[in-house]
Order: sequence, then structure tokens, then C1' cells
RNA sequence: AUCUACAGUACGCCGAAUUUCGCGAAGAGCGAAUACGGGGGAACCGGUUUUCUGGGGUGAAUCCCGAAAAGGGAGGGGCUACCUUUCGGCCCUAACCCGUCAGCUAACCCCGGAGGCGGAGAAAGGAGGGGUA
Repeated sequence: AUCUACAGUACGCCGAAUUUCGCGAAGAGCGAAUACGGGGGAACCGGUUUUCUGGGGUGAAUCCCGAAAAGGGAGGGGCUACCUUUCGGCCCUAACCCGUCAGCUAACCCCGGAGGCGGAGAAAGGAGGGGUA
């Protein structure tokens, strides 16, 4: 000097998933709220049969090729440390729930409010800050 692993602090990223209060030795756990997120549910409007093969929802996480796995393609999503766009680069495309039932939807009702991570190039425009006159 470089690389790897672990732990901690700070900062930051994905995600709706943050914050506060109470009990508690404890940010261990439990409980109550909460920024935020999602579902059900009239009128109006829209739609309208059954089966082969139920259907629907959260989420980017679907579709196609492949006997299947692997892999590939299309579509979708995320990152590239002020922001946006473009170019280039990288990564993901899981998991789960309802139980034959759900279009939209005021009132109203219900649920979640977890987890995980450390990559960071260029150009243009914009924002912000500093210096000098």
C1' cells in the first nucleotide's frame, strides 16, 4: 500500500414499513398509538352463461423458448452519494395470503406499519454553497 472477514460508529440505499408513549435492567420482549402502505365495500358507470382450466389479492417479481433443471429472450423493477435526463455499467425478477368470493365505489369496515444491504462512472441542464470585485 492492497485485499478479505467480523464487530462498532457515522452516513446512505431497497422497501409502505418511520416515529412516539407505557411496562421493563435492557432499542430483549410485550402493549398502545403513528408518518406511511394495502384490501373489502353503494349509487352512477362498466361488465354479464357453463365447462375444459376456479377466481382474486400484496409485490418490480410476469410471459415465452426449453421434457425438466440449468440457461436464454421479452416485459417489469432497483442502484450508479445534491436533483433530473441521457449514455455506459451492475443487480433483481422472490415469497406469501384469501378459500369458490371480491369491477368501479361515498359512508363504513378490516389488515400491515417487516426485513435486508454498503455498489457508487461520464455528459448536459438545474438546485445549493463559497470566494473575489
The prediction has a mean pLDDT of 76. This is a predicted structure of a 133-nucleotide RNA (c-di-AMP riboswitch aptamer (ydaO/yuaA leader)) from Thermosediminibacter litoriperuensis.